This is a predicted structure of an 84-nucleotide RNA (transfer RNA) from a Patescibacteria group bacterium. The RNAcentral record of the sequence draws on ENA. The organism belongs to Bacteria candidate phyla, within Bacteria. It matches the Rfam family "tRNA". Rfam classes the family as a transfer RNA.
[in-house]
Order: sequence, then C1' cells, then structure tokens
RNA sequence: GGUCCGGUGGUGGAAUUGGUAUACACGCAACACUUAAAAUGUUGUCUGCUUUCGCAGGUGCGGGUUCGAUUCCCGCCCGGACCA
Repeated sequence: GGUCCGGUGGUGGAAUUGGUAUACACGCAACACUUAAAAUGUUGUCUGCUUUCGCAGGUGCGGGUUCGAUUCCCGCCCGGACCA
C1' cells in the first nucleotide's frame, strides 16, 4: 500500500428485504428477606430540559439518498485478520 471484518448504555452483546434504538446477560443503586451478611426476589439504571406527565437528542466522526437510516452510499478516524 491492497482486500475483508468490526466500532451500539458502566461491561459483554442483540436489533439488517430500511419502519418502537439499547432486547438479553453482567455490573451498580434502593427496598424486601436476615441478628448481620451471602444467596434470592422486586423496582430502577443513555443524555439534556421539565415538579410530574412528557418533549428533544443520541448507534466512532462528517456528509448524502429516503417520508423514514444502527441498517444503504461517499469520505475520514480507530481496532483486528489476510495479502504484498
């Protein structure tokens, strides 16, 4: 230098004929249980605004196509594999 694969909450990792972003697991917090703890159970857990309800934004970064993009197209950044 070339080809291919990948980048999504705190972590792992789903979601693809383009149509509810974060299912599921782990972790964390509160509560219940306990003399206390562990285990177990319940609830919560992206960001901003808002008393609440809710509204807006968010899938590595920047653009494009589209009524609509994690998904398709272009450029770039980062990681990995192979080839030279």